The RNA shown here (SAM riboswitch aptamer (S box leader)) has 107 nucleotides and comes from a soil metagenome.
[in-house]
RNA sequence: UCUUAUCCAGAGAGGCGGAGGGACCGGCCCUGUGAUGCCUCGACAACCGAGCGGCAUUUGCCGCAUACGGUGCCAAUUCCGGCAGAAGGAUGUUCUGGAAGAUGAGA
Numbered sequence: 001u002c003u004u005a006u007c008c009a010g011a012g013a014g015g016c017g018g019a020g021g022g023a024c025c026g027g028c029c030c031u032g033u034g035a036u037g038c039c040u041c042g043a044c045a046a047c048c049g050a051g052c053g054g055c056a057u058u059u060g061c062c063g064c065a066u067a068c069g070g071u072g073c074c075a076a077u078u079c080c081g082g083c084a085g086a087a088g089g090a091u092g093u094u095c096u097g098g099a100a101g102a103u104g105a106g107a
Base pairs, nucleotide, nucleotide: 001107002106003105004104005103006102007101012041013040014039015038016037020030021029022028024082025081026080027079042074044072047070048069049068051064052063053062054061055060078100083097084096085095086094087093
C1' cells in the first nucleotide's frame, strides 16, 4: 500500500512526569482536583491460534465453549459533523449510504 470483517456493547488503580490532548478541519469537550505519554498491576472483549462438534477427499466452511498463547482495548457512539441522497418551507432536525480513521486477519 491492497483485500476483507467489525466499530450506538464492555472494562481503572498505583507510580514517574509536568502541559497539553481528543488522527485531520470545524464544533464541542477533557485537562495543575495533573491531561497526553511511559511503567507496573488489574480489568474488558473475543479478531486470530490452540480445544470440542458438524459438513467436506483436502484446502476450507459453520457452530459451541473457554480465556492457555498472539493482538486489541479501558472519557464522551469512531465525542458530533465534513461528501452525496431522502423527508421537510428551511442553513435547523431526522434517516440512509459513502469518505476518512481505528483494530483484527490475510497479501
About this RNA: The sequence is in RNAcentral, with records from MGnify.